[in-house]
Context: one part of a larger RNA
RNA sequence: UGACGGGGACCCGCACAAGCAGUGGAUUAUGUGGUUUAAUUCGAAGCAACGCGAAGAACCUUACCGAGUCUUGACAUUUAACUAACGAAGCAGAGAUGCAUUAGGUGCCCUUCGGGGAAAGUUAAAACAGGUGGUGCAUGGUUGUCGUCAGCUCGUGCCGUGAGGUGUUGGCUUAAGUGCCGCAACGAGCGCAACCCCUGCCAUUAGUUGCUACGCAAGAGCACUCUAAUGAGACCGCCGAUGACAAAUCGGAGGAAGGUGGGGAUGACGUCAAAUCAUCAUGCCCCUUAUGACUCGGGCCACACACGUAAUACAAUGGUCGUUAACAGAGGGAAGCAAGGGAGCGAUCCGGAGCCAAACCCUAAAAACGAUCUCAGUUCGGACUGUAGGCUGAAACUCGCCUGCACGAAGUUGGAAUUGCUAGUAAUCGCGGAUCAGCAUGCCGCGGUGAAUACGUUCCCGGGUCUUGUACA
Numbered sequence: 001u002g003a004c005g006g007g008g009a010c011c012c013g014c015a016c017a018a019g020c021a022g023u024g025g026a027u028u029a030u031g032u033g034g035u036u037u038a039a040u041u042c043g044a045a046g047c048a049a050c051g052c053g054a055a056g057a058a059c060c061u062u063a064c065c066g067a068g069u070c071u072u073g074a075c076a077u078u079u080a081a082c083u084a085a086c087g088a089a090g091c092a093g094a095g096a097u098g099c100a101u102u103a104g105g106u107g108c109c110c111u112u113c114g115g116g117g118a119a120a121g122u123u124a125a126a127a128c129a130g131g132u133g134g135u136g137c138a139u140g141g142u143u144g145u146c147g148u149c150a151g152c153u154c155g156u157g158c159c160g161u162g163a164g165g166u167g168u169u170g171g172c173u174u175a176a177g178u179g180c181c182g183c184a185a186c187g188a189g190c191g192c193a194a195c196c197c198c199u200g201c202c203a204u205u206a207g208u209u210g211c212u213a214c215g216c217a218a219g220a221g222c223a224c225u226c227u228a229a230u231g232a233g234a235c236c237g238c239c240g241a242u243g244a245c246a247a248a249u250c251g252g253a254g255g256a257a258g259g260u261g262g263g264g265a266u267g268a269c270g271u272c273a274a275a276u277c278a279u280c281a282u283g284c285c286c287c288u289u290a291u292g293a294c295u296c297g298g299g300c301c302a303c304a305c306a307c308g309u310a311a312u313a314c315a316a317u318g319g320u321c322g323u324u325a326a327c328a329g330a331g332g333g334a335a336g337c338a339a340g341g342g343a344g345c346g347a348u349c350c351g352g353a354g355c356c357a358a359a360c361c362c363u364a365a366a367a368a369c370g371a372u373c374u375c376a377g378u379u380c381g382g383a384c385u386g387u388a389g390g391c392u393g394a395a396a397c398u399c400g401c402c403u404g405c406a407c408g409a410a411g412u413u414g415g416a417a418u419u420g421c422u423a424g425u426a427a428u429c430g431c432g433g434a435u436c437a438g439c440a441u442g443c444c445g446c447g448g449u450g451a452a453u454a455c456g457u458u459c460c461c462g463g464g465u466c467u468u469g470u471a472c473a
Stems, first nucleotide, its partner, number of pairs: 001473002003470003007467007015457002019421005026312008034303002042053002064298007073128001077127002079124005086104001090099003108117003130287002133285003139281002141276003144272001146270001151190006157166003170181003196264004202231006210222003235258001238252005314414001318373005331362003336355002341350003380411001385406007427449007
């Protein structure tokens, strides 16, 4: 000087407390461990691995296993020789591939019409290619984390023999090393804040595909909704109180909004030899008729079990049926989204108006109302199973999703323990998107309905500042 303390003082955070909803029990989905396997490819490991890489494993992907094959190679450059390239159908084979090289076919650039060149292919030889092989403890780049915590430093000066200190400590204050005052310090930098985006009020400008009056349309208009550009607005600015005449704090007015208005982006010096050689790049090591390459089939989906994360429930604030069906936002659409109409109980199919998008389409749901059920393992719950179909796709056996009918398991609110959340939040309800032929209970977004509680900081956890002790560095 740090680090640590079941030392002290002060302060903060859904850290506790006060509440609400959960997890831990059940079934299923998914990830992991373990076990099994020819293979169950690899990585991730307290917080900060475990619905993680994977925004989507039937083949492909695919890296794994089995079998069948290739050896200058699936891919790149260089040399030589030859040939226009390309080539439907056919035979063998699981296919890769091998045979056949036939019918057809005659391209691009230059041309002195002799030919030359580019590109492509075949053969030969080697230089080499190739490696999702190893090392993240050789590395770059990228990322997580403490933590959006308020810290981390430098120049000059001063103090100390020196390591170092000072500044950065102290008093008050702040979300903040935010600021004020004091002070052997005076300044400065990286962080904080602000500048950026979205959102909340208003104004101006611009009005079509939008909006308005209407039963509809034409025509008209741009006040309103909205769209999208600019501006204004919030600054403790005003008033009162407190404070040290400061910084600031508390209350009030006005205001759409009040003290950072709400949300996002933004992550200091560093820590963990943290993660990644399997995104990519890369040193060294290793393989080179194989640790490279191709194909078919299988596996990544196994299943006594253990854990994590979710979905659905255990019901009456409910289930079922019927009627009414008003009110979103944000996205997507051409190998696409697809109205109305028709067929089917339904999944779905036929068909194709419109839409290259403020025009058309995907495109709302639940709550509500009425009837019924009357507290049951039930008209709760839907796993599992049988059967009949539908869709995608060469192909759904291993191994997809959906529908009808039948079947109707566990489960009656969950031990110890433990998680999230302070407001348009939790809870609850649906909708969209990426990936994608098909496949979501996951992920990323969007809106509808919409709470309870916070006395407070004694305690648990994490963090910050000062101080003290130390047999630690």
Molecule: small-subunit ribosomal RNA, 3' major domain
Organism: uncultured bacterium